[in-house]
RNA sequence: CGAGUAAGACAGGCAGUCGCGCGGCGAGGUCGAAAGGCCCGCUGUGAGGAAAGUCCGGGCUCCGCAGGGCAAGGAUAACGGGUAACGCCCGCCGAAGGCGACUUCAGGAAAAGUGCAACAGAGAUAUACCGCUGGGCAAGCGCCCAGUAAGGGUGGAAAGGCGAGGUAAGAGCUCACCCAUCGGCUGGAGACUGUCCGAUGCUGUAAACUCUAUCCGGAGCAACACCGUGGGAGGACACAAGGCCGGCCCGGCCGUCCUCAGGAGGUGGCUGGAGCGGUCCGGCAACGGGCCGCCAAGAUAGAUGACUGCCAAAUACAGAACCCGGCUUACAGUCUUGCUCGCUCU
Numbered sequence: 001c002g003a004g005u006a007a008g009a010c011a012g013g014c015a016g017u018c019g020c021g022c023g024g025c026g027a028g029g030u031c032g033a034a035a036g037g038c039c040c041g042c043u044g045u046g047a048g049g050a051a052a053g054u055c056c057g058g059g060c061u062c063c064g065c066a067g068g069g070c071a072a073g074g075a076u077a078a079c080g081g082g083u084a085a086c087g088c089c090c091g092c093c094g095a096a097g098g099c100g101a102c103u104u105c106a107g108g109a110a111a112a113g114u115g116c117a118a119c120a121g122a123g124a125u126a127u128a129c130c131g132c133u134g135g136g137c138a139a140g141c142g143c144c145c146a147g148u149a150a151g152g153g154u155g156g157a158a159a160g161g162c163g164a165g166g167u168a169a170g171a172g173c174u175c176a177c178c179c180a181u182c183g184g185c186u187g188g189a190g191a192c193u194g195u196c197c198g199a200u201g202c203u204g205u206a207a208a209c210u211c212u213a214u215c216c217g218g219a220g221c222a223a224c225a226c227c228g229u230g231g232g233a234g235g236a237c238a239c240a241a242g243g244c245c246g247g248c249c250c251g252g253c254c255g256u257c258c259u260c261a262g263g264a265g266g267u268g269g270c271u272g273g274a275g276c277g278g279u280c281c282g283g284c285a286a287c288g289g290g291c292c293g294c295c296a297a298g299a300u301a302g303a304u305g306a307c308u309g310c311c312a313a314a315u316a317c318a319g320a321a322c323c324c325g326g327c328u329u330a331c332a333g334u335c336u337u338g339c340u341c342g343c344u345c346u
Stems, first nucleotide, its partner, number of pairs: 001342010012311007020046007028039004048317001052328002055326005060220004073216005079091004093107001094105004108211002113209002115205003129152002131148007160178002163175003179201006185194001187192001224268004232260006242254004275294008
C1' cells in the first nucleotide's frame, strides 16, 4: 500500500427569524364568589439506534389462588458462568467452512417401541443377480444343491478400511496398522481429551411419531383506580312539613333521603429507574462492587417543526404513547481500534 476480519462511535454542527408540547416564575391581561381556566411575557426542557416487528423474558394491574401430584398443550436442549429473568449474553467443548484473523451450528436419545428410505438394485437390515468354490446330473450348451459378502454391478447409504496369514473358495476367522463406539486410566471445574489399556464393529432418519430432562395460570395501560350534571335500577320514610304560583285563604304544582351500576367528560396510572455519566477495584469476558456527579419528552387527535446563511455535501432507515432487559428486521455517509493475509521498502 492492497485485500480481509472483529469490535465500537456518530446519525449533522453553528447562527438568525417565526412556530408548537410540557414544567417553573410573573406585584401582567381577562373570566370567575373562589378554586382555577384562557391569553401574554420570561425561563428550563423536548425522539431513536433502531422509538419499528411485537418474537422472547420481567416489572406493574386485574381475574384469581396458580403449594403438591396427574393429564393435556407449548417452549427449550453439549458444558461452565452472567443476569431480576430469558429461548439473551460471555467463556469454553465438539462438528463444519476458511491459508489465516475468524465465522456458522434446528449440537439430548436410533441399545424402549412404531414408522419411513422414492428411483435404481438380486437384496435397504438381511439379501446370492453376475462372479468364485465344492458336490451331483448331463455327450455337450448347461441344469440342480450347498458354501461364499473377497471381486463386479445399483445406490446418498450394501456387514468398518487396508495388507498378510488362512481357506475348497471365502469371510475380523486370526494378526499388525488405522477408524468408530463403549468401559478403564491420564489431564480438566465440566462438556471433553490422549503416541495409554481393554472390549465391540452396531445402516440412515427424531426440521417423523416418540422418549428423557428443565420451564410455563390467563388477560393486558383501550390493564386498572377515583370523580361523575342529566337519565336508569333498587330500598327506606312520609302523604305531614317544606318549596314555587299568590297580598291572604281556598286551590294548583314539586315527593325527600340513601344505595348500586355507569354513557359523555375529567383525574390518576405517566415516568427517579434492574436509570445515565465519570472514576477506581474484582473477573479472560459477560458482568459485579465502591465513590463522585446528573435528572434527560410524557402528549391524548396527539408537540418535538419551518425558512435563511456558513461549514465541499447534509441526503439513510425512520418517529415516543405504561416501563425495563434482549432478539430480529431497515439504514445514506463518516470515523476509530485490535488482528490476519499478500506485495514492496529499510

Predicted 3D model of a 346-nucleotide RNA (Bacterial RNase P class A) from an Oscillospiraceae bacterium. Model confidence (mean pLDDT): 76 of 100. The gene name in the source record is rnpB. Of the family's consensus pairs, 96% are formed in the model.